Predicted 3D model of a 162-nucleotide RNA (c-di-AMP riboswitch aptamer (ydaO/yuaA leader)).
Its mean pLDDT, the model's own confidence on a scale to 100, is 76.
The sequence was found by an Rfam model in a public genome assembly.

[in-house]
RNA sequence: GGCCGGACGCCGCCUAGUCGUGCCCGCAGCCGCGGGGACGAGCCGGGGACCCACCGCAGUCCUGGGGUGAGUCCUGCCUCCCGGUCCCGCACCGGGCGGCAGGUAGGGCUUCUUCCCGCCCGAACCCGUCAGCUAACCCGGUCGGCGGCCACGGAAGAAGGA
Numbered sequence: 001g002g003c004c005g006g007a008c009g010c011c012g013c014c015u016a017g018u019c020g021u022g023c024c025c026g027c028a029g030c031c032g033c034g035g036g037g038a039c040g041a042g043c044c045g046g047g048g049a050c051c052c053a054c055c056g057c058a059g060u061c062c063u064g065g066g067g068u069g070a071g072u073c074c075u076g077c078c079u080c081c082c083g084g085u086c087c088c089g090c091a092c093c094g095g096g097c098g099g100c101a102g103g104u105a106g107g108g109c110u111u112c113u114u115c116c117c118g119c120c121c122g123a124a125c126c127c128g129u130c131a132g133c134u135a136a137c138c139c140g141g142u143c144g145g146c147g148g149c150c151a152c153g154g155a156a157g158a159a160g161g162a
Stems, first nucleotide, its partner, number of pairs: 010148005018041004023036005042142006052132001064130001065127004073103006080096006106121004112157005
């Protein structure tokens, strides 16, 4: 000097996931460190009236329904499962779980903001047979995951500085 990794502080991003004030326990001479638990404020979510909506008849197939979240839907291929076409096989049709490719409603970033260019995401989980909306009222949550030494580019605007 280069590369890789870690810790702390600070800064920035997704997300509701931020801020304030006490208390208890342990260590400790002090500053303090660690753990537990509780109130608030702000933000987020659920339940819950009138009104409104839904609630009609017939047939076939399959199938409980609902919630948080941007995370929905479509096409093709493959394995398996179910039902039907008189039976079996083949074949065909419909449906279901999973895997893979492609796309998509929708969502995010680009470090003052907006737009463009560009780059990403398009998951996961929960309730438990039950819930439309919904004032009063009632009940919960306030996690987790990433990145940075300079902060890419264009246009417009703001703020600040000289």